Order: sequence, then structure tokens, then C1' cells
RNA sequence: GGGCUUGUAGCUCAGUCGGAAGAGCGGCAGCCUCCUAAGCUGCAGGUCGUGGGUUCGAUCCCCACCGAGCCCG
Repeated sequence: GGGCUUGUAGCUCAGUCGGAAGAGCGGCAGCCUCCUAAGCUGCAGGUCGUGGGUUCGAUCCCCACCGAGCCCG
């Protein structure tokens, strides 16, 4: 330098042939318990890597860039 894969919550990940985002763990609060743990319930937490484009509408499609991994030279 070229190619492929990948980037979504604090962490690990799902998601949608385009209709607007979820789980587990973790955090906080409550219930339970003599107290903790476990269990149950609820809550908070996201510019979906960045910037453009297409579209009535983009996490999803297209382009460029940035980061990570692998391969080739």
C1' cells in the first nucleotide's frame, strides 16, 4: 500500500429484506431476611464510531474518514 471482517448501554452481545433500539451481567432503589448473600419487583443509563449521500423516514442501503482484528504484498 491492497483486500476482508468489525464498531450498538459501564462490560459481553442481539437486532431489524428501512418504520426509529433490546437482553444478560453490572449500577441504584424497594420487597423479603435479625443482618448479609440469594431470590423477586422497579428505575436509570444509548448523538447505534465520525461526516456526508439516498429516502417521507437510516442502527440497517451507498461514499469517505477514524479505530480494532485477520490476510496478501
Molecule: transfer RNA
Organism: Candidatus Heimdallarchaeota archaeon